[in-house]
Molecule: transfer RNA
Organism: Candidatus Giovannonibacteria bacterium RIFCSPHIGHO2_02_FULL_45_13
RNA sequence: GCGGGAUUAGUUUAAUGGCAGAAUAAGAGUUUUCCAAACUCUGGACGGGGGUUCGAUUCCCCCAUCCCGCA
Numbered sequence: 001g002c003g004g005g006a007u008u009a010g011u012u013u014a015a016u017g018g019c020a021g022a023a024u025a026a027g028a029g030u031u032u033u034c035c036a037a038a039c040u041c042u043g044g045a046c047g048g049g050g051g052u053u054c055g056a057u058u059c060c061c062c063c064a065u066c067c068c069g070c071a
Base pairs, nucleotide, nucleotide: 001070002069003068004067005066006065007064010024011023012022013021018054026042027041028040029039030038047063048062049061050060051059
């Protein structure tokens, strides 16, 4: 230099052109003599920009970071 892949909550990950879910972590509460565990509740996310579309996390382009291969 060329090609391919990945980027979603603090972390690990689903999903799909039509309200973004879960686990775990965090906070609060219940329980317990206390702690742990258990149960309930709460807040928190689609890497950035542009385009297509009635509507984009999803499709297209560019950029950023990481990984793989070729040279």